[in-house]
RNA sequence: GGGCGCGUGGUGAAGUGGCUAACACGUGUCCCUCCGAAGGACAAGACCCUGGGUUCGAAUCCCAGCGUGCUCG
Numbered sequence: 001g002g003g004c005g006c007g008u009g010g011u012g013a014a015g016u017g018g019c020u021a022a023c024a025c026g027u028g029u030c031c032c033u034c035c036g037a038a039g040g041a042c043a044a045g046a047c048c049c050u051g052g053g054u055u056c057g058a059a060u061c062c063c064a065g066c067g068u069g070c071u072c073g
Stems, first nucleotide, its partner, number of pairs: 001072007010025003018056001027043005049065005
C1' cells in the first nucleotide's frame, strides 16, 4: 500500500430506517442481617468515533476521515 470486519453507558453487548436505545456486570440508595456476603426493590448512567450526504425520518443506508483487529503483498 490492497482487501475484509469493527467503533453504542465505567466494562461487555443487543438493536440493521420510525416505541422512552435493550440486557448483563459494575455503581448508588433502601429492604433483609448482630455485621458482612448472598438475595430482593428502586434509581442514576450512552442521543451511538468525527465530518458531510440521502430520506418526511438515520445508531442503522452512502461518501470521506480517524482509531483498531484480521488478512494479502

A computed fold for a 73-nucleotide RNA from Allomyces javanicus, annotated as transfer RNA. Model confidence (mean pLDDT): 82 of 100. It matches the Rfam family "tRNA".